Predicted 3D model of a 77-nucleotide RNA (transfer RNA) from Candidatus Bathyarchaeota archaeon ex4484_205.
């Protein structure tokens, strides 16, 4: 250099056919539970959806450049 995968909450990830941050587990933090501590039960804060642009009444979801990652092929020595 070309091909695909893949980037969303602290951390792993889902997000359907575009309908306007809908969420899952963990974590976190307050609360019950307990002598207390785990466990378990409840509630709660956390989001410029990699960056930029176009499309659209509307974009995480579509197009396009571009920046990280993973993976296979090419070169080159």
């Nucleotide at each position: 250099g070309g091909g695909c995968c893949g980037g969303u909450a602290g951390u792993u990830c889902a997000g359907c056919u575009g309908g306007u941050a809908u969420g899952a587990a963990c974590g976190u933090c307050c609360g019950g539970c307990u002598u207390g501590c785990a466990c378990c039960c409840g509630g709660a804060a956390g989001g410029u959806c990699g960056g930029g642009g176009g499309u659209u009444c509307a974009a995480g979801u579509c197009c396009c450049c571009c920046c990280c990652g993973g993976u296979c092929c090419a070169c080159c020595a």
The coordinates come from a structure-prediction model, not an experiment, and the mean pLDDT is 81.
Its Rfam family is "tRNA". The family's RNA type in Rfam is transfer RNA. Rfam links the family to the GO term triplet codon-amino acid adaptor activity. About the family: Transfer RNA (tRNA) molecules are approximately 80 nucleotides in length.
NCBI's taxonomy places the organism under Archaea, Thermoproteati, Candidatus Bathyarchaeota.